[in-house]
SAM riboswitch aptamer (S box leader) from Sporosarcina jiandibaonis, 105 nucleotides, folded computationally.
The coordinates come from a structure-prediction model, not an experiment, and the mean pLDDT is 85.
Taxonomically the source falls in Sporosarcina (Bacteria, Bacillota, Bacilli, Caryophanales).
Rfam family: SAM riboswitch aptamer (S box leader). About the family: The SAM riboswitch is found upstream of a number of genes which code for proteins involved in methionine or cysteine biosynthesis in Gram-positive bacteria. Its family is annotated with regulation of gene expression in the Gene Ontology.

């Protein structure tokens, strides 16, 4: 890599070095020299793992420690269905991909 499982409409960024790409993929729409990715620092969000108490399929509160995260719903859409238009466009619903956490291996 590739497996279980559970969650993805909330929320939180400033400096510092450094310079041109980033949003996964594809297509779109978009961020970015009024500074993108990447690094270091410091902050902060959240509550998987944890922690405490209640006396435990659970709720309550912490947030010290191990991950994550800190533009746009996973940015939006790909696949199927049903609904709805004159058409285009759209609108629910499931699913796939992606990610994140715990496990297993």
């Nucleotide at each position: 890599a590739a497996c279980u499982u559970a969650u993805c409409a909330a929320g939180a960024g400033a400096a510092g070095c450094u310079a041109a790409g980033g949003g996964a993929c594809u297509g779109g729409c978009c961020c970015g020299u009024u500074g993108a990715a990447g690094c270091u620092u410091c902050a902060g969000c959240a509550a998987c793992c944890u922690c405490u108490g209640c006396a435990u399929a659970g709720c309550a509160g912490g947030a010290a420690g191990g991950u994550g995260c800190u533009a746009a719903u996973u940015c939006c859409a790909g696949c199927a269905a049903g609904g709805g238009u004159g058409a285009c466009u759209c609108c629910u619903u499931g699913g796939a991909a992606g990610a994140u956490a715990a496990g297993a291996g």